[in-house]
C1' cells in the first nucleotide's frame, strides 16, 4: 500500500409523528423531532413494494356524471441484489 475490523474521537444522517408548501395519489420539501444507520452518500440497472391522474375495458344512468378491473409513463435508495464514490481505524 492492500485486506481485516475491535474501541475511541470528529463529524454526517434522521423512522414514527407535529406543522407549512407541491402533487390526482403514492410520494417529495421545508421546519419541529430521533426509530435508527459506515453507506440510512448518489444512480431506479434486476428483482420487489406503493399509487393510479391520463388512457383502455366493463357496469349503472335521470346523458350530467359515477362506480368496478387493468395499467407506470408516476414514487420508494431507511425493501433485497447490483454500480459508483466515501471518515476514523488496534491486534
Nucleotide at each position: 500500500a492492500u485486506c481485516g475490523a475491535a474501541a475511541a474521537a470528529a463529524g454526517g444522517u434522521a423512522a414514527a409523528c407535529c406543522u407549512g408548501c407541491c402533487g390526482a395519489a403514492a410520494g417529495g420539501u421545508a421546519g419541529g423531532g430521533a426509530c435508527g444507520c459506515a453507506a440510512a452518500g448518489c444512480c431506479a440497472c434486476g428483482g420487489g413494494u406503493c399509487u393510479g391522474a391520463a388512457g383502455c375495458g366493463a357496469g349503472u344512468g335521470c346523458c350530467a356524471a359515477u362506480u368496478c378491473g387493468c395499467u407506470a409513463u408516476g414514487a420508494c435508495a431507511g425493501c433485497c441484489g447490483g454500480g459508483u464514490u466515501u471518515c476514523c481505524g488496534a491486534a

This is a predicted structure of a 91-nucleotide RNA (c-di-GMP-I riboswitch aptamer) from a Clostridiales bacterium. The coordinates come from a structure-prediction model, not an experiment, and the mean pLDDT is 83. Rfam family: c-di-GMP-I riboswitch aptamer. Its family is annotated with cyclic-di-GMP binding in the Gene Ontology.